[in-house]
Context: one part of a larger RNA
RNA sequence: GGAUGAACGCUAGCGGCAGGCCUAAUACAUGCAAGUCGAGGGGUAAGGCUCACUUCGGUGAGUACACGACCGGCGCACGGGUGCGUAACGCGUAUGCAACCUACCUUUAACAGAGGGAUAGCCCCGAGAAAUCGGGAUUAAUACCACAUAACAUUGCACUAUUUCAUGAUAGAGCAAUUAAAGCUCCGGCGGUUAAAGAUGGGCAUGCGUGACAUUAGCUAGUUGGUGAGGUAACGGCUCACCAAGGCGACGAUGUCUAGGGGUUCUGAGAGGAUGAUCCCCCACACUGGUACUGAGACACGGACCAGACUCCUACGGGAGGCAGCAGUAAGGAAUAUUGCGCAAUGGAGGCAACUCUGACGCAGCCAUGCCGCGUGCAGGAAGAAGGCCUUAUGGGUCGUAAACUGCUUUUAUUUAGGAAUAACCCCCCGCUCGUGAGCGGGGCUGAAGGUACUAAACGAAUAAGCACCGGCUAACUCCGUGCCAGCAGCCGCGGUAAUACGGAGGGUGCAAGCGUUAUCC
Numbered sequence: 001g002g003a004u005g006a007a008c009g010c011u012a013g014c015g016g017c018a019g020g021c022c023u024a025a026u027a028c029a030u031g032c033a034a035g036u037c038g039a040g041g042g043g044u045a046a047g048g049c050u051c052a053c054u055u056c057g058g059u060g061a062g063u064a065c066a067c068g069a070c071c072g073g074c075g076c077a078c079g080g081g082u083g084c085g086u087a088a089c090g091c092g093u094a095u096g097c098a099a100c101c102u103a104c105c106u107u108u109a110a111c112a113g114a115g116g117g118a119u120a121g122c123c124c125c126g127a128g129a130a131a132u133c134g135g136g137a138u139u140a141a142u143a144c145c146a147c148a149u150a151a152c153a154u155u156g157c158a159c160u161a162u163u164u165c166a167u168g169a170u171a172g173a174g175c176a177a178u179u180a181a182a183g184c185u186c187c188g189g190c191g192g193u194u195a196a197a198g199a200u201g202g203g204c205a206u207g208c209g210u211g212a213c214a215u216u217a218g219c220u221a222g223u224u225g226g227u228g229a230g231g232u233a234a235c236g237g238c239u240c241a242c243c244a245a246g247g248c249g250a251c252g253a254u255g256u257c258u259a260g261g262g263g264u265u266c267u268g269a270g271a272g273g274a275u276g277a278u279c280c281c282c283c284a285c286a287c288u289g290g291u292a293c294u295g296a297g298a299c300a301c302g303g304a305c306c307a308g309a310c311u312c313c314u315a316c317g318g319g320a321g322g323c324a325g326c327a328g329u330a331a332g333g334a335a336u337a338u339u340g341c342g343c344a345a346u347g348g349a350g351g352c353a354a355c356u357c358u359g360a361c362g363c364a365g366c367c368a369u370g371c372c373g374c375g376u377g378c379a380g381g382a383a384g385a386a387g388g389c390c391u392u393a394u395g396g397g398u399c400g401u402a403a404a405c406u407g408c409u410u411u412u413a414u415u416u417a418g419g420a421a422u423a424a425c426c427c428c429c430c431g432c433u434c435g436u437g438a439g440c441g442g443g444g445c446u447g448a449a450g451g452u453a454c455u456a457a458a459c460g461a462a463u464a465a466g467c468a469c470c471g472g473c474u475a476a477c478u479c480c481g482u483g484c485c486a487g488c489a490g491c492c493g494c495g496g497u498a499a500u501a502c503g504g505a506g507g508g509u510g511c512a513a514g515c516g517u518u519a520u521c522c
Base pairs, nucleotide, nucleotide: 001522002521003520004519006518007517008516009515010514013374014373015372016371017370018369019367020366021332026330027329028328030327031326032325035074036073037072040071041070043067044066047065048063049062050061051060052059053058081285082284083283090210091209092208093207094206095205096204097203100202101201105198106197107196108195109194110193111192113147115145116144123136124135125134126133127132153178154177155176156175157174159172160171161170162169163168183190184189211257212256213255218248219247220246223245224244225243226242227241228240229239230238260282261281262280263279265274266273267272287308288307289306290305291304310321311320312319313318338364340363341362342361346360347358348357349356350355377408378407379406380405387399388398389397390396391395414458415457416456417455418454422449427444428443429442430441431440432439433438466511467510468509469508470507471492472491473490477506478505479504480503481502487494488493
């Protein structure tokens, strides 16, 4: 000198864009953050509509506009948070899988026949303070089960050709065995099953790179390898039985400490050094530890079970909970924001769709935390006014064209008026190309931000400057006070009676809505 997720002191007019618990992965009151589908199902708790009765309070029936709870499907493995752990194939980069999986989506081919038994809900009864649980009767499905059909699928047997470094792979034909499905409909559609391929997302393996300490030198029994088996989507001591005695290590094993990694960011001419906030990719975690279930995918933040600590309820028998989601609270701290608005846009989940949900996201609020921009006027004006300060003191110098005064402008502020783009989809209507599946055109509908941005008019210099420094380094000097005192100080150092170094004043210098100090990095 540059930089910062900064803090502190003094000061402060505005706007745009960004950023905002670095500390206690401490504890959390309250609200919200993942639902959706009635075009899968039985149905009808609430509301609507219709009808009947009515003591005018309502009651009953129907409908399914709509839909609580329930069965079922899809989603909840995404999105959002944090950085505890991890020195590791965790990450980065480059390869490989002839050792693998992939719901939804796309393409292609084939198919969907005929049945059965339950169960939730509803109804009845019971236990319990509650959470919740038990019994009986009855019922449906795109829930469940067995049957039929079936191969380019799977398994077994045996064969041919091509090919790989190799285990093997690819292609072809043969025999046998096994295995599937679901309907709904507003008639437009939406779905189901099997197989092959694609796309997307993942899994695994390997080379190289990726902290400190040798005041850590030896470490290791599933340890290293083999055979066989089990397990997995898949290879593998991944697990197990048996066998062998190996494997790693000064090219730093093992141990201890520290730490999420990268793209980046800061600095530097570069090499390098430091860094890992925001944004993007990957990883890990979800009160602590462990376990699996479901599922295409989890060993699952707002799922389950067990154990533990903590908090809460209790009728003492037993139960409930998990903000490292968004706000917010307490605590800690030098220190870090609103219990806001909206799904209008983008994106996501479900749905044929309308639509619903979405603290993702879009916005607004707070904070000079940063960067950028604008303003606090402009021109003229010498009696060089008054006043302050200095002085060699009837005088002179300086603040200083500075002020007054004259003319001008109105960014900004204030007031008034107008007032967006972001919107095009979806959907509805019409038309066209067309022909049962779409495409195109026109019109209509939809805005949280917001009466915001922006524009115009009126008004009047009106509404707007501070902070640090002035001995040298280092731009900027005099007077007064003090008298090794009070004090200053980044280093050198200054102060003991003429202090440009302390305190005040005048003047000056540097930056400027900021300026200094502190901390940290280069």

RNAcentral holds the full RNA, with entries from SILVA. A computed fold for a 522-nucleotide part of an RNA from a metagenome, annotated as small-subunit ribosomal RNA, 5' domain. Rfam family: Bacterial small subunit ribosomal RNA. Gene Ontology terms of the family: ribosome and structural constituent of ribosome. The coordinates come from a structure-prediction model, not an experiment, and the mean pLDDT is 85.